[in-house]
Small-subunit ribosomal RNA, 5' domain from uncultured Marinobacter sp., 539 nucleotides, folded computationally. Taxonomically the source falls in Marinobacter (Bacteria, Gammaproteobacteria, Pseudomonadales, Marinobacteraceae). The coordinates come from a structure-prediction model, not an experiment, and the mean pLDDT is 85. The RNAcentral record of the full RNA draws on MGnify.
Context: one part of a larger RNA
Parts: sequence; C1' cells; structure tokens
RNA sequence: GAAUGAACGCUGGCGGCGUGCCUAACACAUGCAAGUCGAGCGAGAAAGUCCCUUCGGGGAUGAGUACAGCGGCGCACGGGUGAGUAACGCGUGGAUAAUCUACCUCGAGGUAUGGGAUAACUCUGCGAAAGCGGGGCUAAUACCGUAUAGUCUGCACACCAAUCGGUUGUGUGGUAAAGAUGGCCUCUGAUAUAAGCUAUCGCCUUGGGAUGAGUCCGCGUCUCAUUAGCUUGUUGGUGGGGUAAGAGCCUACCAAGGCAACGAUGGGUAGCUGGUCUGAGAGGAUGAUCAGCCACACUGGGACUGGAACACGGCCCAGACUCCUACGGGAGGCAGCAGUGGGGAAUAUUGCGCAAUGGGCGAAAGCCUGACGCAGCAACGCCGUGUGGGGGAUGAAGGCUUUCGGGUCGUAAACCCCUGUCAGAAGGGAAGAAAUGGUAAGGGUCCAAUAGGCCUUUAUUUUGACGGUACCUUCAGAGGAAGCACCGGCUAACUCCGUGCCAGCAGCCGCGGUAAUACGGAGGGUGCAAGCGUUAUUC
Repeated sequence: GAAUGAACGCUGGCGGCGUGCCUAACACAUGCAAGUCGAGCGAGAAAGUCCCUUCGGGGAUGAGUACAGCGGCGCACGGGUGAGUAACGCGUGGAUAAUCUACCUCGAGGUAUGGGAUAACUCUGCGAAAGCGGGGCUAAUACCGUAUAGUCUGCACACCAAUCGGUUGUGUGGUAAAGAUGGCCUCUGAUAUAAGCUAUCGCCUUGGGAUGAGUCCGCGUCUCAUUAGCUUGUUGGUGGGGUAAGAGCCUACCAAGGCAACGAUGGGUAGCUGGUCUGAGAGGAUGAUCAGCCACACUGGGACUGGAACACGGCCCAGACUCCUACGGGAGGCAGCAGUGGGGAAUAUUGCGCAAUGGGCGAAAGCCUGACGCAGCAACGCCGUGUGGGGGAUGAAGGCUUUCGGGUCGUAAACCCCUGUCAGAAGGGAAGAAAUGGUAAGGGUCCAAUAGGCCUUUAUUUUGACGGUACCUUCAGAGGAAGCACCGGCUAACUCCGUGCCAGCAGCCGCGGUAAUACGGAGGGUGCAAGCGUUAUUC
C1' cells in the first nucleotide's frame, strides 16, 4: 500500500447492488418448511337453506362435497451444516469385456382367463393416554393362480474365435399384463348398464437413446522422525457364498506372504475444488457469499421399502437429555425458514406472495412449495449522489496572535442575484405477463362418422406479492443534510496558554525535571470524507 463475512470509538443525508452466528455439530417454546391424484377403488357426513309435521320428527338441498381409508406417484429432489474425514474424499485423466438406471424419448410385440382376501364401515373388549385386540361385511390399476409369448433368460450340445469370449443354430426349462375416461352405434316408451367400434391416457415383455448413479486404476493433494518398524482376513491361491457389478467383500482349507527412509505405522491439524486476497511475476495466504463434489442429520448401531437410502422433517434397538402420566406406560429431535435461551468482540423479521422462475402430483382446471420472488433490519462492503452556485472589502463584528504598527480565520460571513439534485407535499403512473383456461371462428389429423379426441391459427377475455413501487410532472423554498484523525522525524500540516520526569503521550526513534511545534486546551493548518480512526488477520 492492498484486502476482510469483521469488531470497537466518534460521527452519520439519500439511493442502487451485494453481504450478514467466523463462537456452542450447545439446548430449543410456537408457527410454517411435502404433498398430490375422485379420469385406480369402496364408502361417505355435518352446519346452513327450503318443504312437510301428529311438534317426537321426516324429506329435499348442501353433496357424491369435507374429513378419513385402500391404491398410485412423490417424499433419495429441493433446503441446511462442516462435526467427522489426510481418504480414490477431492482435483485431473482413464477403465467398466465387471454394472444398474423410476420418470422421459425412439422402435417391436402384447394387454387372455380365473380366484381368495383386507382396510374403510359395523358390533365389541382393554387402556389415563399413546394406542392395541376380537367377530362380521366389501372394492380396486391392491394381492395370488392358470394360459400364451420372443428381438428376454438358465442349462446342454454344435459352430466361430483362441485371452477372458462371441453370437448363430438346435434341444430342454423359466418368466408377463390393468384397466380408466370421453364419443358413436344396437336394443328401449325413455334413460342407464352390458356387448361392439373408436379416441386419449395407462399396463406388460423387449431392443436402443438420454439422464443419473455404482465400482476400479495412474498422477496430484498439510505437518511432526523428539513417531521406525507395521500387518493375521493380514498377502496370495482353491472351493463355496454374496452383490446390479470385479474383489478377502464374506467363509472353509492351503501357502507365508504384504507394506516401509521414494517415509510405512502412529500423533497433530483439516471437508476438497472452481475460485478469492495479495504480488510485476514466481510465489504466499485462504476456501464466507455463488457453483461442482463429498460427509453428516440428538449420540452409536441396524435393516425395511424402493429404480435409487441404510433415508434431516421414515422404521427398529441401545444411550444421554427434555416433556406427559391415572406410575402401568408413552412422546420428542430447527446443522429447513423465522424465532428463543446460552456462548461471544460480533451477525437480521416469529413479515408478504406463489405474480415470475423452478420442483412434486394430476388428463386438465388446480393443489402444495420458508425452493424461490419480494419486503423489513444493519454505513457490513462496493458504487453513485447531495449538503448549494455566481457576485460580494468597510477586508465588519468576534476569536486567536502581535514587535501593538499589524497579521490571521477571510470572499469566509452579512448583503445582492440565481438554481432546484436528494429529502418533503400533490397529481399521473409502468415493464416484469407469457402462458394455461373460457368463449367465438377457421385449418390439419385419428376415425365408419357431419359424435368425439388430438394438434394448430386468429380474435376476445382472465392472472402482479413487490406496490400506487420505479419513473414522469408540478409546488414550495437555501430551506432539512459534516464529520473524523493527525500536525517532532519517518509523514502532508505551527503558534499561544496550562503543566513542570508530575499529569500524560508513544507504531519505531523517543517526548515531559519552568519558555514542550511530541503531554492537556485553544486558534490556525494538513489529510480523508458519510465517513474517519483504532484493533485483529493475510499478502
């Protein structure tokens, strides 16, 4: 000199964009943060309103709505934190002939026929509660058979290739499925159902793609040798098991290996990277925000479900802690967003909205979304801007100083003439919105079809948290807006008074013991400026 997620002191006008628990991975009151689908399924209220009434009640509507239940998809994303980890964790480059991949996409083929349950519901028992149990009824795209099937797959043989192998052929065995909604037609007095046809969305098998993930390897990745030896599933082999998948990954047996001064093993410290800061660079330091990867979710362990978890707002066990209890037993997990206590030098609102972007579910309308978009607080940072401009000498008054003549603050003020940024008041007032959906008209396509579905064009209508915000116009009037540090040298800036080795200053050198440009005050000056200094840390 530059820098900071800073803090502290004094001071503080406005705006834009960012940033904001670095400490206790300490404990948490309260609310919210993951749901959705009735076009998978069976059920199904109440309030209110209307009508009738023998005044007890009944019926219609509300409504096939709400709340639940079965089932599907999602909950492995998104969000947080950095404890652990010196490791194939990360970075980089490869391997997978050792692998998987829900949803999406392109293609091929199929979607046949049966069955038994169970929740909800109802009856009932136990319990303070959490909840648990028994009897009975019922449905499905829930569950289980049977059939069929190959471009799927096991085994055997043949063939090709000789390194694991390859795929071709034959034989033999294994393995699938689910329907829903709309429309038409026939039957009918009419409507509905069933059957048939059809459109859309599904379901099953299978081959690719895309995306995501698993595993393995080369190289790189802090410090201590005042850590020198470490290792028994350890190193390798064979058989078996296991996984989506190679492997001591696991197991039985066999062999006795494997690593290490090119630093094994052990100790300490630490998430890694793109980057960030500094520096001419080389390098050094660092890893907040943003982005990629990893790890973790009260502590430790375990599996279940699933395409994927050994799963932050899932389950089980153990532990510590907190809460409820009728003492028998139960409930909980903010390192999600706010917020509280505590710790600390120190870090914000228990705000608004799903309008936009993105995500989940749904055919869609839509619902959910503390992701996100916004607003609030803080000079915490960067940037912009203002606190006025021109004229004005009697060089006023006053302060300070003086050699008492004067000098200086100083064109500074007063005074005159202007301007109108920001703040204030009044009026107008966006962009961010394009879609989806509705209505009307038209075109294309599927189809037996002028139903209907799908695609599409045009017109119109609908959607804004921020917010009456940004911005624009007008009004008034210099009015509301300057401080902080320093002035001995380094280092830009000097005198007076007080003090008298005292009180004090100080980054270093050093000042102060009676004229201190170094202490304290004043006047003046210098430097920065809505900031200025100090402290801490890095280069």